[in-house]
């Protein structure tokens, strides 16, 4: 340098053909349960959907450039 993948919650990962409020499990808070811990249960909390434009009535999802990270190629 070229192609090609991936970027969503503190960590792992879902999110269909663009459509009504972005989801789950773990972790963290509070409770319930116990003699008490651990396991279970049940509630909370928690997001710049990588960045910046762009198309669209409407975009995590489409285009377009950026950065990052990872794979082949020279």
């Nucleotide at each position: 340098g070229g192609g090609c993948c991936u970027g969503u919650a503190g960590c792992u990962c879902a999110g269909c053909u663009g459509g009504c409020u972005a989801g789950a499990g773990c972790a963290g808070c509070c409770g319930g349960c116990u003699c008490a811990u651990a396991a279970c249960c049940g509630g909370c909390c928690g997001g710049u959907c990588a960045c910046a434009g762009g198309u669209u009535c409407g975009a995590g999802u489409c285009c377009u450039g950026u950065c990052a990270g990872g794979c082949c190629c020279a």
Molecule: transfer RNA
Organism: Candidatus Aminicenantes bacterium